[in-house]
This is a predicted structure of a 151-nucleotide RNA (c-di-AMP riboswitch aptamer (ydaO/yuaA leader)) from Pelotomaculum isophthalicicum JI.
RNA sequence: UGUUAAAUAAAGCCGAAUCCCCGAUAUAUUACGGGGUACGGGGGACAAAAUUUUUUGGGGUGAAUCCGGAUUAACCGCGAGCGGUUAUAAAGGUAGGGUGCCCUCUACCCGAACCCUUCAGCUAACCCCGAAGGCGGAGGAGGGAUUUUAU
Numbered sequence: 001u002g003u004u005a006a007a008u009a010a011a012g013c014c015g016a017a018u019c020c021c022c023g024a025u026a027u028a029u030u031a032c033g034g035g036g037u038a039c040g041g042g043g044g045a046c047a048a049a050a051u052u053u054u055u056u057g058g059g060g061u062g063a064a065u066c067c068g069g070a071u072u073a074a075c076c077g078c079g080a081g082c083g084g085u086u087a088u089a090a091a092g093g094u095a096g097g098g099u100g101c102c103c104u105c106u107a108c109c110c111g112a113a114c115c116c117u118u119c120a121g122c123u124a125a126c127c128c129c130g131a132a133g134g135c136g137g138a139g140g141a142g143g144g145a146u147u148u149u150a151u
Base pairs, nucleotide, nucleotide: 007151008150009149010148011147012135013134014133019036020035021034022033023032039130040129041128042127043126057119058116059115060114061113066093067092072087073086074085075084076083077082078081096110097109098108099107101144102143103142104141105140106139
């Protein structure tokens, strides 16, 4: 110095969203613009499969679906403060999702938002897009597997 084995410690999170190159005079970074890229998504035959619906529109990304009906408003009826209808949707729950991978138990958190525009099942070839943004709820115990760094 290399290899192998064992033990201990450490390794931020959601998300497909990482990593490069050029513009550039310039030592670098950031912003901006352009080109690629890990990794994602959509459209799109035959065969097979549907039997289903087309404004009650339909479809897509996503974990983000479904139930629930407080409250308020409008209208109608009448025995005048009661009933009914419609809209609005709170609290509360829930399918499902998160805390590096798998299993068990437990704790906490999320359960949104947006897009296409009358149209799309699957789908080879082929075609078209994205490659952001945000955050610290980011746990605990038991068992197992695996990568890197240090001792």
NCBI's taxonomy places the organism under Bacteria, Clostridia, Eubacteriales, Desulfotomaculaceae, Pelotomaculum isophthalicicum. Rfam family: c-di-AMP riboswitch aptamer (ydaO/yuaA leader). Rfam links the family to the GO terms regulation of gene expression and cyclic-di-AMP binding. The prediction has a mean pLDDT of 80.